RNAcentral holds the sequence, with entries from ENA. The RNA shown here (small-subunit ribosomal RNA) has 1515 nucleotides and comes from an uncultured prokaryote. Its mean pLDDT, the model's own confidence on a scale to 100, is 84.
[in-house]
RNA sequence: AGAGUUUGAUCCUGGCUCAGAACGAACGCUGGCGGCGUGCCUCAUACAUGCAAGUCGAACGAGAAAGCACUUCGGUGCAAGUAGAGUGGCGCACGGGUGAGUAACACGUAGGUGACCUACCCUUUAGUUGGGGACAACAGGAAGAAAUUCCUGCUAAUACCGAAUAAGCUAACCAACCUUGGAAAAGGUCAGCAAAGGGGGCGGCUUCGGCCGCUCCCGCCGAAAGAUGAGCCUGCGGAACAUUAGCUUGAUGGUGGGGUAAUGGCCUACCAUGGCGAUGAUGUUUAGCUGGUCUGAGAGGAUGAUCAGCCACACUGGAACUGAGACACGGUCCAGACUCCUACGGGAGGCAGCAGUAGGGAAUAUUGCGCAAUGGGGGAAACCCUGACGCAGCAAUACCGCGUGAGUGAGGAAUGCCUUAGGGUUGUAAAGCUCUGUUAAUAGGGAAGAACGGCUUAUCGGUUAAUACCCGGUUUGUUUGACGGUACCUAUAGAGGAAGCACCGGCUAACUUCGUGCCAGCAGCCGCGGUAAUACGAAGGGUGCAAGCGUUGUUCGGAUUUAUUGGGCGUAAAGCGCGCGCAGGCGGAUGUUCAAGUCAGAUGUGAAAUCUCGGGGCUCAACCCCGAAACUGCGUCUGAAACUGUUCAUCUAGAAUCUCAGAGGGGGUUGGGGAAUUUCGCAUGUAGGGGUAAAAUCCGUAGAGAUGCGAAGGAACACCAGUGGCGAAGGCGCCAACCUGGAUGAUUACUGACGCUGAGGCGCGAAAGCGUGGGGAGCAAACAGGAUUAGAUACCCUGGUAGUCCACGCCCUAAACGAUGGAUACUUUGUGCUGCGGGGGUCGACCCCUGCGGUACAGGAGCUAACGCGUUAAGUAUCCCGCCUGGGGAGUACGGUCGCAAGGCUGAAACUCAAAGGAAUUGACGGGGGCCCGCACAAGCGGUGGAGCAUGUGGUUUAAUUCGAAGCAACGCGCAGAACCUUACCUGGGCUUGAACUGCAAUUGACGUGGGGAGAGAUCUUCAGUGCCCUUCGGGGAAUUCAGUGAGAGGUGCUGCAUGGCUGUCGUCAGCUCGUGUUGUGAAAUGUUGGGUUAAGUCUCGCAACGAGCGCAACCCCUAUUGUUAGUUGCCAGCAUUAAGUUGGGCACUCUAAUGAGACUGCCUGGGUUAACCAGGAGGAAGGUGGGGAUGACGUCAAGUCCUCAUGGCCCUUAUGUCCAGGGCUACACACGUAAUACAAUGGUGCAAACAAUGGGAAGCGAACCUGCGAAGGGGAGCCAAUCUCAAAAAUUGCAUCUCAGUCCGGAUUGAAGUCUGCAACUCGACUUCAUGAAGUUGGAAUCGCUAGUAAUCGUGGAUCAGCAUGCCACGGUGAAUACGUUCCCGGGCCUUGUACACACCGCCCGUCACACCAUGGGAGUUGGCUUUACCUGAAGCCGUGGCCUUAACCUUCGGGGGGGGAGCAUCUACGGUCGGGCCGAUGACUGGGGUUAAGUCGUAACAAGGUAGCCGUA
Repeated sequence: AGAGUUUGAUCCUGGCUCAGAACGAACGCUGGCGGCGUGCCUCAUACAUGCAAGUCGAACGAGAAAGCACUUCGGUGCAAGUAGAGUGGCGCACGGGUGAGUAACACGUAGGUGACCUACCCUUUAGUUGGGGACAACAGGAAGAAAUUCCUGCUAAUACCGAAUAAGCUAACCAACCUUGGAAAAGGUCAGCAAAGGGGGCGGCUUCGGCCGCUCCCGCCGAAAGAUGAGCCUGCGGAACAUUAGCUUGAUGGUGGGGUAAUGGCCUACCAUGGCGAUGAUGUUUAGCUGGUCUGAGAGGAUGAUCAGCCACACUGGAACUGAGACACGGUCCAGACUCCUACGGGAGGCAGCAGUAGGGAAUAUUGCGCAAUGGGGGAAACCCUGACGCAGCAAUACCGCGUGAGUGAGGAAUGCCUUAGGGUUGUAAAGCUCUGUUAAUAGGGAAGAACGGCUUAUCGGUUAAUACCCGGUUUGUUUGACGGUACCUAUAGAGGAAGCACCGGCUAACUUCGUGCCAGCAGCCGCGGUAAUACGAAGGGUGCAAGCGUUGUUCGGAUUUAUUGGGCGUAAAGCGCGCGCAGGCGGAUGUUCAAGUCAGAUGUGAAAUCUCGGGGCUCAACCCCGAAACUGCGUCUGAAACUGUUCAUCUAGAAUCUCAGAGGGGGUUGGGGAAUUUCGCAUGUAGGGGUAAAAUCCGUAGAGAUGCGAAGGAACACCAGUGGCGAAGGCGCCAACCUGGAUGAUUACUGACGCUGAGGCGCGAAAGCGUGGGGAGCAAACAGGAUUAGAUACCCUGGUAGUCCACGCCCUAAACGAUGGAUACUUUGUGCUGCGGGGGUCGACCCCUGCGGUACAGGAGCUAACGCGUUAAGUAUCCCGCCUGGGGAGUACGGUCGCAAGGCUGAAACUCAAAGGAAUUGACGGGGGCCCGCACAAGCGGUGGAGCAUGUGGUUUAAUUCGAAGCAACGCGCAGAACCUUACCUGGGCUUGAACUGCAAUUGACGUGGGGAGAGAUCUUCAGUGCCCUUCGGGGAAUUCAGUGAGAGGUGCUGCAUGGCUGUCGUCAGCUCGUGUUGUGAAAUGUUGGGUUAAGUCUCGCAACGAGCGCAACCCCUAUUGUUAGUUGCCAGCAUUAAGUUGGGCACUCUAAUGAGACUGCCUGGGUUAACCAGGAGGAAGGUGGGGAUGACGUCAAGUCCUCAUGGCCCUUAUGUCCAGGGCUACACACGUAAUACAAUGGUGCAAACAAUGGGAAGCGAACCUGCGAAGGGGAGCCAAUCUCAAAAAUUGCAUCUCAGUCCGGAUUGAAGUCUGCAACUCGACUUCAUGAAGUUGGAAUCGCUAGUAAUCGUGGAUCAGCAUGCCACGGUGAAUACGUUCCCGGGCCUUGUACACACCGCCCGUCACACCAUGGGAGUUGGCUUUACCUGAAGCCGUGGCCUUAACCUUCGGGGGGGGAGCAUCUACGGUCGGGCCGAUGACUGGGGUUAAGUCGUAACAAGGUAGCCGUA
């Protein structure tokens, strides 16, 4: 510090996710040790048991027992003035817990208190005199189960009560200073107010109990001061919601009174009517606050466990008492809920103290030890108490440290895993050898934490009459440790006891094999898994961390994704539709004043701890200690005066006003005008009109339409008219008049900052719509009819009502758009238009220069993601307002408010997705455009589709009908040839290392051949007989055969979507790319586009491009002309010869086959840019690629083929292999494709006659001749082929016949008889002869081929092959018609345009309905919680009252009084109750929409001109 994810790719916007750190955590797996922290976050739920606050005998009275000892057995002494209880004092208001409540002076910070208190403590000062009456304990009696209570009687005090005294204090008055009720002090007068004793020592006295004096200590009382700790008040600071906007009656203030320690409506009586609030009152929700903690670069954000400060609370609610302090956690009273005891009458209790229990929960510990230390309470002290605290226990809960060994060790062992089978890896890892001894174990030693204090020794000082006592200092000895025999140290033996967890597709470090097969599963995001998964599960290996590792949760970060630092708003989310304007914010120039903001210095505070830095202590670290810095804040004092602000004064540049001028569809009212439509009347006139792509509905013979004249009525104003004008926007267009707003130019004058913006507020605001009343020509929602259509509630047509118009009143929304808020200033240019000026030239029309206002285009810098904007900014700055924060849900619901309604404004959440989006790029596509090509159409010729037959396919059938091919680009295709074989299929019969291949060991005999038997055959069985090499003749060896074993063989089994190779197709279309350079942030572009031209990205010109490659073309083959060479098997002009080029001869010609020539727009004319090139012409056998072939760019279709071959993986192994026989691939209601044959006279038949070319031939072609009607048979000459042979060419021509018919057409089908091939012709061959003689008379919709030696037509040959062709591949013969042209159909190329497509239009995508699930709104209601007005009730309690009852202290004249207590009454008031209100939740038949959901239904709304351009508002 970033990364992943929207796209085919790119840039941007924008969300989601990840890597980091942290935790009072939890869960999973695992677990050696130590140190140091931490440990109910949930139910402020309920609690058994024990403990957590007592102490003082030196305040007081009384006072046991057990036990021991003695005993006269009666008792006595010790225990013991002890325990326990009581009166009294102090404490119990601290310490400890919790965070429910609280949005508040609760907290933090800084102040105030002239408005206050403070026990114990410290200092100072003044005192401590003298009396009185009771009550507990105790004793007796009584009630009760108990708790407890009552009556009578005795008694002490530092308990209680009078009295005296008053330095002083308090109150009042007079008076001085100061000013809130003050400190102090000159004073004066009057009044009021205290106390308690105890102990030690010495002395004296004594009734021996004690008393008195001195002295010391402790205590007590008054006063002052301090310290400490409280109270109260104030400024400022820190939550959410405005879908909470008004709140308030003790409320705001005053006066008097009360109350308090003290101010105050704190309370009360009276008076006044205030007070708070948009700078957020009131209400609701949430929450203890802070130092700090976590995170972050910081600013911030989140948080408030442990530690520390403050607050609040103590079962819930209320209340007071006591006290210095409480409205009191382990106190009291009352009410309530709950629990417990009970004799049913009545009582008891409060763990949010420490342990512990139950419950809740994902989850949080021991009913431990000790007061040794620190601290607290009491005490003179010893000492006692202390679940505060110190320790220990439990928990890897956090942090820190240590260990699980170290060195050496290659046969790179074994095992595991992988493998290309060679090896690699595990891996120096192990073993082995040499060491060490942390830790754990055992044994031994063994701290610090301990110092006070007490007692004791000695001594000094103080006090005192004192050497006593007491106090203080020094000193000797002694005593005190829970932890704990712990830390630590030493020794012993021994590598011995001690490693896991997660991950390995990218982000993100780390890869292979097997299993699985969209299953099981994974997943933080993107996404993996459908038979070769680095993503699931396992293994091997690796990576990371390590006594832990992962997961989950939460917070911050990354996130500049709420933006102060530090974002935006033309198109991504986002400028209010527009103006006026209160508050608010901001504001021109000069001087002056003040010092609020601002700045500087000083000072106080900012608790400690924490953080940071520097030291130090535990072996280190965590941890702890010391010091410094810091705590960015607040207060006070002093100073500065630039800026902002304030005061005063001045100015004119902003702003406003006066004057003059012109421009304008600016607004309102009234009046007027003509054209046109429609309707009506009259006239002329006759059959149509109207409408559409085409029609029909409709109008018209009752006279339309057309034409002419006239009338009525309403609405709108042609031309001018223009990116021209005006207005704030909406908007405004015939003419005139009246009323009226604004802007602009010019010119002086005047005011003197009067300005800008503008939350709320107010006004205006298209169309549609609403209300009332008019009006209504045209147009026209709804509606009706006609068409279209599968449907057509639409588009088109004919009609037509609201409405459109006017007046008045509402509505208040629009894609209300420049998708661009307003104002001001600054910043290069060019060209228009418009309004008003100035100057110059000219007589003038006019021309030139220039200023201000508006408006439009191009464009520079700059800006922008890009597009684009660009002095009219989207540039550079300032001010103010509005708005945005992922998509959907949703501008929806609820609430509020406005509206007559329709609806408007304001405006969520649950849930759901990982995107949604902007701009630009490359493609593809378009029922977009332009240019161009092709038998693409058109023009022609001939077919297919109809018939029967052949063949292939589908389907069906079957034991099997083997398999593949599927639009073009499957279907006479693989198959250039299924009777057996082929053959892969079926049935049946056999074999199992196999029919064929490689190698191995052992063994038998050769193998083979011939013969016999069984069998459908495979096969089984039997007989006969024999080898090769070496030999020492005993035998050995090689090859081969049979049976055997395990490696393995075999598979036309699967996957063409794992592949190679080969092939089809677009397409023989003209395209496809690269290097360098340049442009762009980039994808990309340029080149390759543009003007011409071509069959062609062919060539040329131009150009930020210059070059190059694969394609095109050419080079290759055949063919058309010809030269040369060569003449056998070819040829024959001339010569000779023959039946015959038969032979001699010849090689001129034909031909053959080798090598050349020829054609290049080379020449001419014209056009064209002096180009490329095009048109025409000449010559030439051939002319513009002469004709044909081979040749197929980058790529597309997961195109085809695992059944040609090869091959990965998977599968079968007595079978999916292999052998054999028979069957099947040849089936047959049917459908399709492709051929051949026909339907006839351009023909059929018969006879006769003529002319080819390419080819084949030895298991072959086979002549002549003979036989047969024929297929064929016999025969066997010749030929390994320019020699022989297949071999006859046929259309054609001549003659004859048939004469338009199901025929002398057509030949299917069937019968009979044959031929040939072959082991074999039944299923299932071809051919021949005779007989039979079906459909068919030119073929619907639709559709195919072909542009010249082509179509059409005619025959011939070949491959395969024993035989079998209408198929296929070749060959020649005869030999046309037509092409105006590119509008349309199809396909293709280039450029451009739109796009929401990129699996690319066979795309994308919308809505209803149906199914399932989820959350949510409404809902008759039902139910719960909170809160509240009014009223009722009114416990305890304080205060008040007090006429009733009662009473020790004081007074008394003895009657009583004062004072106290009780009951009663009254105010207040908790709980409770009643009728209502408000808010929030739960639930609810039914209902509304929403979201999600591989393959449901209906249509096709949007994206292309999306097939009616789309969209916004409204009905």